[in-house]
RNA sequence: AGAAUAUUUCGGGGAUAGGUGAAAUUCCUUACCGGCGGUAUAGUCCGCGAACUCGAAAGAGCCGAACAGGUGAGAUUCCUGUACCGACGGUGCAAGAUCCCGGUCUUUACAGACCGGAUCCUGGAAAGUCCGGAUGAGAGAAAAAAGAU
Numbered sequence: 001a002g003a004a005u006a007u008u009u010c011g012g013g014g015a016u017a018g019g020u021g022a023a024a025u026u027c028c029u030u031a032c033c034g035g036c037g038g039u040a041u042a043g044u045c046c047g048c049g050a051a052c053u054c055g056a057a058a059g060a061g062c063c064g065a066a067c068a069g070g071u072g073a074g075a076u077u078c079c080u081g082u083a084c085c086g087a088c089g090g091u092g093c094a095a096g097a098u099c100c101c102g103g104u105c106u107u108u109a110c111a112g113a114c115c116g117g118a119u120c121c122u123g124g125a126a127a128g129u130c131c132g133g134a135u136g137a138g139a140g141a142a143a144a145a146a147g148a149u
Stems, first nucleotide, its partner, number of pairs: 001149001005145001007143004015030001017029003031129002033086002035048004043084002052061003066082005088132003093123002096120003100117007
């Protein structure tokens, strides 16, 4: 200098904006965000993780999106300009009908009105940013041991 091995810690960000509307952080406008390794510094290159699908498991599948100019030895990574992308599940709503249930009011009573619930039916609103799985998992990063060689 340093291999195996085992341990500890860390390990994902972002709308209290405006408009429409009965209702939207979901639509429209605007704003904002960008996991890990590699490589000239990367959401859009190469590879990986997560999510999702299949599977008893191992594992397999799936897996989005960028161009132009400039500088430079070297950049799809920097600078300038203009673009683009983003898993799965959820999202209390409104009108009407039934007259089934409860309550309040009017009435001597019959009966009626209103409110809430239930059921049916018609319409509606759509998420990278809200809520959830997730105090999870994980690519990996760091620390301190060990001590083959």

Predicted 3D model of a 149-nucleotide RNA (FMN riboswitch aptamer (RFN element)).
The sequence was found by an Rfam model in a public genome assembly.
It matches the Rfam family "FMN riboswitch aptamer (RFN element)". From the family's description: The RFN element is a highly conserved domain that is found frequently in the 5'-untranslated regions of prokaryotic mRNAs that encode for flavin mononucleotide (FMN) biosynthesis and transport proteins.